[in-house]
Context: one part of a larger RNA
């Protein structure tokens, strides 16, 4: 100098308290551990592993296993030789392969030959999701959006060092003042970006809005589609510019400073909201299986390839979810509002057929035009009346839809019919502070086909915070 401490002061965070919900009991998804297996492929392990890598394991993926199969090789380069490439048949096989045949003569050309692809021979070499992440680069997690790391030059000090960075105050902030053997810099903080809120302005078609015209709804009002318009762009969108918020103004604290408290106007007020952004470092944190890599290791096998099988096992044990357990609620009819987002081997209207998954015909859209797409939840009206029930939906049998060569291990889906646990969960323990939490659906990647995961979207929409005594992390002295 750090670092700890069940020393001291000070401050801060959903830390804790104060509230709302949840997890820990039930069933069922999912991931892990054991346990089993031929194989259950490898990593991930407190926080920071464990709905994690995997934004899709029926075959492929697959790195595993069993058994058929190859050896210069499934890929690259070089050499010699033969043939165009390629296109086909026949055996015999689970396929891969393997054996035995047929067609077939292009292109360019200095006619020597080349370019490209093929078979062949023999090597140099291919190849290895084998091994080390405690050899390594890259990339990542975390402590932490914490507010801190440091350097130059001076000054102290033998000297490690120290000063600066510390004190008074202030702030989310080493943020800003003011003082000081400090002066001054530089990574971090902010603020430059990008969404979202207010207005301006430029541009209106696919978009708004006004009129006319036809069908409907009961009559010319009205109102809904729908087609025309050389109409208009006021509004509502849409996307480019610009304006706007700076403690700028009052007024009070305050050392006259920084600031803070109040208000004014203002669509937004003190960082207006969210989001990207992660300082020196810490954990030999993670990743040799994303990639690239030293070394060591296999080379007829630990490379390559086909089939079937595993990764989907199952006394148990945990983490994360889902969906109840009900009357604020079920089921039955009827009724309203949305964003974001995707669409051509795609999205698929209308109409027809099915009770339904879906099937049939078949317009339209490369998309502000057309399709997914009718959000639910709420709202009305009925109807259940406290019960294992009209709750709840597991399991199980039946007939069936769809995708795909192919749905036994091992897909999702629909009806019939079954109708388990489960009546708010022990110690214990998570999430959150405002458009937040919580219900609610709704869209995307992944993807032939598969979502209770993920990552976004908008509907409905609260309670609580006295305060900082404790309990966790952290941060100055």
């Nucleotide at each position: 100098u750090g670092a700890c401490g069940g020393g001291g002061a000070c401050c801060c965070g959903c830390a804790c308290a104060a509230g709302c919900g949840g997890u820990g009991g039930a069933a069922c998804a999912u991931g892990u551990g054991g346990u089993u297996u031929a194989a259950u492929u490898c990593g991930a392990a407190g926080c920071a592993a464990c709905g994690c890598g995997a934004a899709a394991a029926a075959c492929c993926u697959u790195a595993c296993c069993a058994g058929g199969a190859c050896u210069u090789g499934a890929c690259a380069u070089c050499u010699a030789g033969a043939g165009a490439a390629c296109c086909u048949u026949a055996g015999u096989g689970a396929a891969a392969g393997c054996u035995a045949g047929g067609g077939g003569u292009g292109c360019c050309u200095u006619c020597g030959g080349g370019a490209g692809c093929u078979c062949u021979a023999a090597g140099a070499c291919a190849g290895g999701u084998g091994g080390u992440g405690c050899a390594c680069g890259g990339u990542u997690g975390u402590c932490g959006u914490c507010a801190g790391c440091u350097c130059g030059u001076g000054u102290c000090g033998u000297g490690a060092g120290a000063u600066g960075u510390u004190g008074g105050g202030u702030u989310a902030a080493g943020u800003c003042c003011c003082g000081c053997a400090a002066c001054g810099a530089g990574c971090g903080c902010a603020a430059c970006c990008c969404u979202c809120g207010u207005c301006g302005u430029u541009a209106g078609u696919u978009g708004g809005u006004u009129a006319u015209a036809a069908c409907g709804g009961u009559a010319u009002a009205c109102u809904g589609u729908u087609a025309u318009a050389u109409a208009c762009c006021u509004c509502u969108c849409u996307a480019g510019c610009g304006a706007g918020a700076c403690u700028g103004c009052c007024g009070g604290u305050g050392a006259u400073a920084a600031a803070c408290c109040g208000g004014a106007g203002g669509a937004a007020g003190g960082u207006g909201a969210g989001g990207a952004c992660g300082a020196c470092g810490u954990c030999a944190a993670a990743u040799c299986a994303u990639c690239a890599u030293g070394c060591c290791c296999c080379u007829u096998a630990u490379g390559u390839u086909c089939u079937g099988g595993g990764c989907u096992a199952c006394a148990c044990a945990c983490g994360u979810g889902u969906u109840a357990c009900a009357a604020u609620g079920g089921c039955u009819g009827g009724u309203a509002c949305a964003a974001c987002g995707a669409g051509c081997a795609g999205c698929u209207a209308a109409c027809u057929c099915g009770c339904a998954a879906g099937a049939g015909c078949a317009a339209g859209c490369a998309a502000a035009u057309c399709u997914c797409u009718u959000a639910a939840a709420c709202c009305c009206a009925g109807u259940c009346u406290c019960a294992g029930u009209u709750c709840g939906g597991a399991u199980u049998g039946g007939a069936c839809u769809c995708u795909g060569c192919a749905a036994c291990u091992c897909g999702a889906g629909u009806c019939c019919a079954u109708g388990a646990a489960g009546u708010c969960g022990g110690a214990a323990u998570c999430g959150c502070u405002a458009g937040u939490a919580a219900a609610c659906g709704c869209a995307g990647a992944u993807c032939a086909g598969c979502a209770c995961g993920c990552u976004g979207c908008g509907u409905u929409g609260a309670a609580u915070a006295c305060g900082u005594u404790c309990c966790c992390g952290g941060g100055u002295c």